RNAcentral holds the sequence, with entries from ENA. Transfer RNA from a Candidatus Woesebacteria bacterium, 72 nucleotides, folded computationally. Its Rfam family is "tRNA". Taxonomically the source falls in Candidatus Woeseibacteriota (Bacteria, Bacteria candidate phyla).
[in-house]
RNA sequence: GCGCCCGUAGCCUAACGGAUAGGGCACGUCGCUUCGGACGAUGGGGUGGGGGUUCGAUUCCUCCCGGGCGCA
Numbered sequence: 001g002c003g004c005c006c007g008u009a010g011c012c013u014a015a016c017g018g019a020u021a022g023g024g025c026a027c028g029u030c031g032c033u034u035c036g037g038a039c040g041a042u043g044g045g046g047u048g049g050g051g052g053u054u055c056g057a058u059u060c061c062u063c064c065c066g067g068g069c070g071c072a
Base pairs, nucleotide, nucleotide: 001071002070003069004068005067006066007065010025011024012023013022018055027043028042029041030040031039048064049063050062051061052060
C1' cells in the first nucleotide's frame, strides 16, 4: 500500500429497517448480617465521529478515526 472483518455502559454480549436499545458481571442505595461475603429488592450508566438514503438507521451507503487478520 491492497483486501476482508470488527467498533453498543467500566468489562463482556444481544437487537427481520419500526416497541421505552435487552441481558450478564461490575458499581450506587436499601434490606439481611456484630462486620464483611453470599442472598433479596431497587437505581444510574451505552450505539467511535461526520455526511447521506428513508416516514423511520444500532442496522443500509459513504468518508474519517481506532483495532484485528491475510497478501505484498